RNA sequence: UUAUCCAGAGUGGCUGAGGGACAGGCCCGGCGACGCCACGGCAACCACGCGACGGCUCGGUCGCGGUUCAGGUGCCAAUUCCUGCUCCCCGCUCGGGCGGGGGAGAGAUAA
Numbered sequence: 001u002u003a004u005c006c007a008g009a010g011u012g013g014c015u016g017a018g019g020g021a022c023a024g025g026c027c028c029g030g031c032g033a034c035g036c037c038a039c040g041g042c043a044a045c046c047a048c049g050c051g052a053c054g055g056c057u058c059g060g061u062c063g064c065g066g067u068u069c070a071g072g073u074g075c076c077a078a079u080u081c082c083u084g085c086u087c088c089c090c091g092c093u094c095g096g097g098c099g100g101g102g103g104a105g106a107g108a109u110a111a
Stems, first nucleotide, its partner, number of pairs: 001111005010039005018028003022084004040076003045072002047068001048065006080106001085103002088101005
């Protein structure tokens, strides 16, 4: 910088008090969380295989596959757990404001 983030996927061992990025909320946690290790799984970003299309001395786009024998990452509580800003749209409200959608920002992962 670009893409994706309402889907999916857990057991055992070690440890021992915090953890869920930050703030607020709300949750998880000595019926042992978080973390680490082992094995298992999910997914399909990269790689790989197959097909279609394009292009033409490029290797691209799209789709499919996961027993791909053996790959590189990632992930396996809660939508990125929710909200955080608000220029925009819709509805409700006398108003303050509330609700829904979109966008931005922040964060995560991949290339």
Molecule: SAM riboswitch aptamer (S box leader)
Organism: soil metagenome